[in-house]
Molecule: RNase P RNA; transfer RNA
Organism: Oscillospiraceae bacterium
RNA sequence: AAAGUAGGUCGGAUAGUCGCGGGGACAAUUGUUCUCGAGGAAAGUCCGAGCUCCAUAGAGCAGGGUGCUGGGUAACGCCCAGUGAGGGUGACCUCAAGGAAAGUGCCACAGAAAGAUACCGCCUUCGUGUGAGGUAAGGGUGAAAUGGUGCGGUAAGAGCGCACCAGCAGUCAGGUGACUGGCUGGCUAGGUAAACCCCACCUGGAGCAAGACCAAAUAGGGGAGAGUUGACGUUGCUCGCCGAUCUCCCGGGUUAGGUCGCUAGAGAUGUUAGGCAACUAACAUCCCAGAGAGAUGGCUAUCGUCCCGUAAGGGAAACAGAACUCGGCUUACAGACCUGCUUUAUAC
RNA sequence: GCGGGUGUAGUUCAAUGGCAGAACACUAGCUUCCCAAGCUAGAUACGUGGGUUCGAUUCCCAUCACCCGCUCCA
Numbered sequence: 001a002a003a004g005u006a007g008g009u010c011g012g013a014u015a016g017u018c019g020c021g022g023g024g025a026c027a028a029u030u031g032u033u034c035u036c037g038a039g040g041a042a043a044g045u046c047c048g049a050g051c052u053c054c055a056u057a058g059a060g061c062a063g064g065g066u067g068c069u070g071g072g073u074a075a076c077g078c079c080c081a082g083u084g085a086g087g088g089u090g091a092c093c094u095c096a097a098g099g100a101a102a103g104u105g106c107c108a109c110a111g112a113a114a115g116a117u118a119c120c121g122c123c124u125u126c127g128u129g130u131g132a133g134g135u136a137a138g139g140g141u142g143a144a145a146u147g148g149u150g151c152g153g154u155a156a157g158a159g160c161g162c163a164c165c166a167g168c169a170g171u172c173a174g175g176u177g178a179c180u181g182g183c184u185g186g187c188u189a190g191g192u193a194a195a196c197c198c199c200a201c202c203u204g205g206a207g208c209a210a211g212a213c214c215a216a217a218u219a220g221g222g223g224a225g226a227g228u229u230g231a232c233g234u235u236g237c238u239c240g241c242c243g244a245u246c247u248c249c250c251g252g253g254u255u256a257g258g259u260c261g262c263u264a265g266a267g268a269u270g271u272u273a274g275g276c277a278a279c280u281a282a283c284a285u286c287c288c289a290g291a292g293a294g295a296u297g298g299c300u301a302u303c304g305u306c307c308c309g310u311a312a313g314g315g316a317a318a319c320a321g322a323a324c325u326c327g328g329c330u331u332a333c334a335g336a337c338c339u340g341c342u343u344u345a346u347a348c
Numbered sequence: 349g350c351g352g353g354u355g356u357a358g359u360u361c362a363a364u365g366g367c368a369g370a371a372c373a374c375u376a377g378c379u380u381c382c383c384a385a386g387c388u389a390g391a392u393a394c395g396u397g398g399g400u401u402c403g404a405u406u407c408c409c410a411u412c413a414c415c416c417g418c419u420c421c422a
Stems, first nucleotide, its partner, number of pairs: 001344010012303007020037007039319001043330002046328005051207004058239004063203005068082005083097001084095004098198002103196002105192003119139002121135005126129001147165006166188002168185007211260004221250006233241001267286008305316004349418007358372004366402001374390005395411005
């Protein structure tokens, strides 16, 4: 200097003026003044919760979710650290990572054969042919064909024997554990579970249009059916418990009104301590939108960033708007800056 | 906010882990005085990206677009 890789920050600021919404104080009449007012994703609605309601938030089955180990967290399908496998020269990245010996399925075409075999080939043999016996080392087909490579041995071969490697089993050591390493053994038992399934763990349901209160008005009206041999009872079914309503049709009322829920929090910032880290604890400081057809803006000037230009100056600026709140994930994003690490080249 | 569905040729629709189809439309040829009709032949597509698998239109995840239904009182 170039290329890469992991993480983080910003993504406009200040002043004036006019205009909006919330809160406080004063005033008493529509005002004066102070103060606050969109994001890193507010987005998607993919997960988890807080909160509210359902008497049962009772039991079971079904259903659904997660899936290596250990931690973190209110919890999670998230985060951190590690193990294993794969990719990369490397820093690093990815993983839907339990079980195929519980069972049932599927593996097209090709090939002789895809849960089990002999097409070609090799060897032996005779009565010499489309014969018999042995073989799975060589060839062919395929994604995959009774572990792989090499040497010996054999009629020709084969773990038949040996060496190394892989798997499996046993055993010892290390580790909380996943797992790793050593030794022994010739034991060698396709793939697929994002196929059904088995195993381990978790799991009531509905959702702020949840729900609570107030006001107003009417016809709490009519008909049919079910129901004390049991209605309704927050996914489905069964049991249990409760004990009288429920369904459909016709018709009516309000005008879908007002207030709350609605922002002080699993909150933010800083320091110290513990921990590899995620994070936890203590102390101190701060209050930082609550709209309700939905506010948070317009203009001017200066500064900041980028581009063109010698300069003066000119131009540009991404993704994109809270709606009960929070912890994550995923997706979109012009540009700028900082830090660690890796590789290559050059110079000293 | 909640629930459900769809995306395949130009259009309307099928099928499904193992060769992507049909009809209408389009192009060319034959026939005809010309057109239409008829006959023959041909071309064109799985919304996008990633993953599992030997193999994906189909299975899983993410994303884009479109469509349908539900919510007062007594």